Predicted 3D model of a 547-nucleotide part of an RNA (small-subunit ribosomal RNA, 5' domain) from an uncultured bacterium. Rfam family: Bacterial small subunit ribosomal RNA.
[in-house]
Context: one part of a larger RNA
RNA sequence: GACGAACGCUGGCGGCGUGCUUAACACAUGCAAGUCGAACGGACUUUUUUGGGCUUGCUCAAAAAAGUUAGUGGCGAACGGGUGAGUAACGCGUGGGCAACCUGCCCCUAAGACUGGGACAACGCCGCGAAAGCGGCGCUAAUACCGGAUAUGUUCCGCUAAUUGCCUGAUAAGCGGAAAAAAGGCGGCCUCUGUGCAAACACGCUGCCGCUGAGGGAUGGGCCCGCGUCUGAUUAGCUAGUUGGUGCGGUAACGGCGUACCAAGGCGACGAUCAGUAGCCGGUCUGAGAGGAUGUACGGCCACACUGGGACUGAGACACGGCCCAGACUCCUACGGGAGGCAGCAGUGGGGAAUUUUCCGCAAUGGGCGAAAGCCUGACGGAGCAACGCCGCGUGAGUGAAGAAGGCCUUUGGGUCGUAAAGCUCUUUUGCCGGGGAAGAACAUGCCGCAUGUGAAUAAUGUGCGGCGAUGACGGUACCUGGAGAAAAAGCCACGGCUAACUACGUGCCAGCAGCCGCGGUAAUACGUAGGUGGCAAGCGUUGUCC
Repeated sequence: GACGAACGCUGGCGGCGUGCUUAACACAUGCAAGUCGAACGGACUUUUUUGGGCUUGCUCAAAAAAGUUAGUGGCGAACGGGUGAGUAACGCGUGGGCAACCUGCCCCUAAGACUGGGACAACGCCGCGAAAGCGGCGCUAAUACCGGAUAUGUUCCGCUAAUUGCCUGAUAAGCGGAAAAAAGGCGGCCUCUGUGCAAACACGCUGCCGCUGAGGGAUGGGCCCGCGUCUGAUUAGCUAGUUGGUGCGGUAACGGCGUACCAAGGCGACGAUCAGUAGCCGGUCUGAGAGGAUGUACGGCCACACUGGGACUGAGACACGGCCCAGACUCCUACGGGAGGCAGCAGUGGGGAAUUUUCCGCAAUGGGCGAAAGCCUGACGGAGCAACGCCGCGUGAGUGAAGAAGGCCUUUGGGUCGUAAAGCUCUUUUGCCGGGGAAGAACAUGCCGCAUGUGAAUAAUGUGCGGCGAUGACGGUACCUGGAGAAAAAGCCACGGCUAACUACGUGCCAGCAGCCGCGGUAAUACGUAGGUGGCAAGCGUUGUCC
């Protein structure tokens, strides 16, 4: 000098930060991941119309419109948020490589979407169970599932043969063969087609959103390598899938990654192996620097999610708030069997020197879903608590005696606290009371207008621009303004030397102090108190740790 600090005494305000370093101990309660009815069949509610019954306001049926949503289906749930246990490792940092790879949503390009089928939930009936839940029979829809067709291109096989490189090779072209796709929804219209005299409608056309196979991009990831990355030799040898090869398997992909066989290798004093400790970095603290120490908050990467193991789904997980198994623990039980996982936000117990509210809001930013309205979001934006830190401000200003009272000292003359107080004249920051009162909010979107693309279209729809309207948790906050009133606001440590600041009394090697030297045994500037003084100041000291 510094701190995620703690402890003692003290404590006025504001801004911005920070706040379990210990038990990766155990957790009551609430919330933290949903959304789409414009994918689908139901169920229910409301309104209207029509019809029947008819005690004229109830019931039944049908249709239309609006709404709600248990189930099927899609996308998301792999992000965001937490923690630092493990890890001395290609984990991280840095620089490269992949001719050994993947990539949902997004962007661009060109091509396509034809024709069929059978189920399973929901639902109904029956049954089992205390519950959690489960079973049987029957019905049904789809952008759910499964056949067939087509194949610009893609993949594989065979042949021809070109260019080129970095070891295996890469790229492009031609011929033949084989394999594999798809889904619709919503809006509008009658130009074409179909039904129809027409009106109208959809199997038609059209716009938007989706769907399929392919090429490219972007983004995100996977793998490999060089170099760097703590301590111990009172750890000197280590290794059997071990090191290499071949075949096969596996993966998105290389590889002993796995397996069978073959060979006997591989690593190590340039420190293998073993043991201990530890998440790594950008950074942070210190230092003139070199360096040393450190990794809280914020950002990047990694690892973990009660402990251990495993796979499923998926573009992506071996998956914090998914599944299965085992274990420990807790809870429910009708004893047969079940349920759970805060290292998410709050909060509780415990541990500890020690670390906060079971708050408000989705208004902003960002994320998921949706055509949109919108819904969800303890991410986030805010407020609360704590002098924990940094910064700023205040606790008044001027004047006022050869100097009140009082305290202390005294050589008893006086000295000092001291312009300090009182008094007088002012100011009102902050705080208090009253009045006004924001920016953060213009996007999305709705309406209107204009331009423009698609289109047969003056329909519809996409895009751009302009105008209007709506939306604020914080918060009646910031800020502005008025009012009263010096009013409501100073402590802590030290004073022997180091080290700035001295006297008196008490005590008498006692009581005590102390960072080092050392003080105290009767005049102690070193203990205790008082007065005075010095230092810092809403703080001041002490302790701990690092430089």